[in-house]
């Protein structure tokens, strides 16, 4: 220098155009003599940034940023 992948709550991941979800963690409550486990509930995200297409974008297109890999 060229090419490809990845980027979504604190962490790990789903979500292939129609209201953004799951597990763990965290908080509250239940259970217990108490703790853990277990059970119920809550909070937490403007989906890497910006633009475009579309009635509608996490999803499609383009640029950029970060990161991983391949080629030279």
């Nucleotide at each position: 220098g060229g090419g490809a992948g990845u980027g979504u709550g604190g962490c790990g991941c789903a979500g292939u155009g129609g209201u953004a979800g799951c597990g763990c963690a965290u908080c509250c409550g239940g259970c217990u003599g108490a703790u853990a486990a277990c059970c119920g509930g809550g909070a937490g995200g403007u989906c890497g940034u910006g633009a475009g297409u579309c009635c509608g974008a996490g999803u499609c297109u383009c640029a950029c940023c970060a990161u991983u890999c391949c080629c030279a």
A computed fold for a 72-nucleotide RNA from an archaeon, annotated as transfer RNA.
The RNAcentral record of the sequence draws on ENA.
It matches the Rfam family "tRNA". Rfam classes the family as a transfer RNA.